[in-house]
Molecule: c-di-AMP riboswitch aptamer (ydaO/yuaA leader)
Organism: Blastocatellia bacterium
RNA sequence: AAACAUUUAACGCCGAAUCCUGAUGUUUCGGGAACGGGGAAACCGAAGUUGAUCACGUUUGUGAUCUUGGGGCUUAUCUGAGAAUGAGGAAGAUUCUUCGCUUCCAGCCCGACAGCUAACCUCGUAGGCAAGACGAAGAAGGACGA
Numbered sequence: 001a002a003a004c005a006u007u008u009a010a011c012g013c014c015g016a017a018u019c020c021u022g023a024u025g026u027u028u029c030g031g032g033a034a035c036g037g038g039g040a041a042a043c044c045g046a047a048g049u050u051g052a053u054c055a056c057g058u059u060u061g062u063g064a065u066c067u068u069g070g071g072g073c074u075u076a077u078c079u080g081a082g083a084a085u086g087a088g089g090a091a092g093a094u095u096c097u098u099c100g101c102u103u104c105c106a107g108c109c110c111g112a113c114a115g116c117u118a119a120c121c122u123c124g125u126a127g128g129c130a131a132g133a134c135g136a137a138g139a140a141g142g143a144c145g146a
Stems, first nucleotide, its partner, number of pairs: 012129003018033006034125006044115001051066006069113001070110004077087002088105005094140007
């Protein structure tokens, strides 16, 4: 000097996951705003049948447990025996469009059950990354200075 790794820092980033406030002696339980999700009429759409185990009951069923059917959150899906330079989708640091490049497509929940859906009902406000933010063109907007 260069490269790699670790630690610290936290301007910021992904995400709905932020802010205010009451009680309570520092646990915990609420409330409000904001953002986000689910259920739920008519109309419209759709239309066969349809899981397993255990207990109770005896006409039919009721309750509990499970997940192969179905469904939900999320970008996280489709096809395929599989593979992936497939199709489609997501992130890359103010926003939009175009082009290129890089990376990602996980995880969890409901429990036989839910189309859409106004009123209405109900739930969440986590977790993770991180010291230069990939590059170019055009446009918009903003900040600072003169």